[in-house]
Molecule: transfer RNA
Organism: Candidatus Heimdallarchaeota archaeon
RNA sequence: GGGCUAGUAGCUCAGCUAGGUAGAGCAGCAGGCUUUUAACCUGACGGCCAGGAGUUCAAAUCUCCUCUAGCUCACCA
Numbered sequence: 001g002g003g004c005u006a007g008u009a010g011c012u013c014a015g016c017u018a019g020g021u022a023g024a025g026c027a028g029c030a031g032g033c034u035u036u037u038a039a040c041c042u043g044a045c046g047g048c049c050a051g052g053a054g055u056u057c058a059a060a061u062c063u064c065c066u067c068u069a070g071c072u073c074a075c076c077a
Stems, first nucleotide, its partner, number of pairs: 001073007010026004020057001029043004050066005
């Protein structure tokens, strides 16, 4: 330098193929239960969908550019 994959809640990940209300588990918070803790149950909270531009009535999803991480090929000595 080329190619490929990934980036979504504090963490781990779905959702993308085929555009139409942004989700789950865990953690944390509040409550219930319990003599207490743990476990269990309930509830609410938590998001610039990596950044930007474009297409569209409508974009996490399609197109382009950039950034970050990983894999691989090439180059170099």